[in-house]
């Protein structure tokens, strides 16, 4: 790598370096960006998956912060299926379309396990 599983509407930025694109991929939209983004380094922070400790029959729970992770926008939004709903077309079988903190799937990211 793969596979399994859990989570993904919360949270958390300064300085230095670099110098042009960046927000995973394709498309559309919307954002960030020479007032220096993205990325890299340092420092700081967030969170609590693993871990440690306490209590517990157990499941939940509390504390710490060693290993990861993370610190614009909901995984930035949408895309596929279903549901609801505004409007339209119809040969009445359906079809198209604006939308929804709606449900699910897929993909992605991260942890833990596997290897």
């Nucleotide at each position: 790598a793969u596979u399994u599983u859990a989570u993904a509407c919360a949270g958390a930025a300064g300085c230095g370096g670099c110098g042009a694109g960046a927000g995973a991929u394709u498309a559309g939209g919307c954002u960030c960006u020479g007032u220096g983004a993205c990325c890299c380094g340092c420092u700081g922070g967030c969170a609590a998956c693993c871990u440690u400790c306490g209590a517990c029959c157990g499941c939940g729970c509390g504390a710490a912060a060693g290993g990861u992770g993370c610190c614009a926008c909901g995984u930035c939004c949408u895309a596929c299926c279903c549901c609801c709903u505004c409007g339209g077309c119809u040969g009445c079988g359906g079809c198209c379309c604006c939308g929804g903190c709606g449900g699910g799937a897929a993909a992605u990211a991260u942890g833990a396990a596997c290897g």
SAM riboswitch aptamer (S box leader) from Hymenobacter caeli, 115 nucleotides, folded computationally. The sequence was found by an Rfam model in a public genome assembly. The prediction has a mean pLDDT of 84.